A computed fold for a 108-nucleotide RNA from an OM182 bacterium, annotated as SAM riboswitch aptamer (S box leader). The model forms 88% of the base pairs in the Rfam consensus.

RNA sequence: AUGUUAUCAAGAAAGGUGGAGGGACUAGACCCUUUGAAGCCUUAGCAACCUCCCAUUUUUUGGAAAAGGUGCUAAAUUCUACCCAAUUAAAAAAUGGAUAGAUAACAA
Numbered sequence: 001a002u003g004u005u006a007u008c009a010a011g012a013a014a015g016g017u018g019g020a021g022g023g024a025c026u027a028g029a030c031c032c033u034u035u036g037a038a039g040c041c042u043u044a045g046c047a048a049c050c051u052c053c054c055a056u057u058u059u060u061u062g063g064a065a066a067a068g069g070u071g072c073u074a075a076a077u078u079c080u081a082c083c084c085a086a087u088u089a090a091a092a093a094a095u096g097g098a099u100a101g102a103u104a105a106c107a108a
Base pairs, nucleotide, nucleotide: 002107003106004105005104006103007102008101013043014042015041016040017039021032022031023030026081027080028079029078044073045072046071049069050068051065053063054062055061077100083097084096085095
C1' cells in the first nucleotide's frame, strides 16, 4: 500500500520545545494562529475498538472495569463539490445515499 466489517453531530488540555503556518488532497467558503501554527517531548484527560471480569448463550447479547495495545483531546470528517433517490413546471435549498477520508479489529 490492499481487502472486509464497524463507527464517525457525544466526549476530553495543560506545560516544555519550536518559530509560521494549520484545518487530509484539489477548488471555493469559513475558521484557528505571533495573546505563538505545524512538528516533537512530558504530564493529564476522554472514549471503550481490541482487552479484562460477570451473566447469558453457543458464539451472540447485556452489564461492569480501565491494568495493557491503539486512537483521540477547536468548529459534524468545519461546510460545499459527484451521482442517485424523492420533491418541483423547472431549478435551488434542505433530507437520505454513494465516493473520498479518519480510527479500530481481522485477513492476505
Its mean pLDDT, the model's own confidence on a scale to 100, is 79. Lineage of the source: Bacteria > Pseudomonadati > Pseudomonadota > Gammaproteobacteria.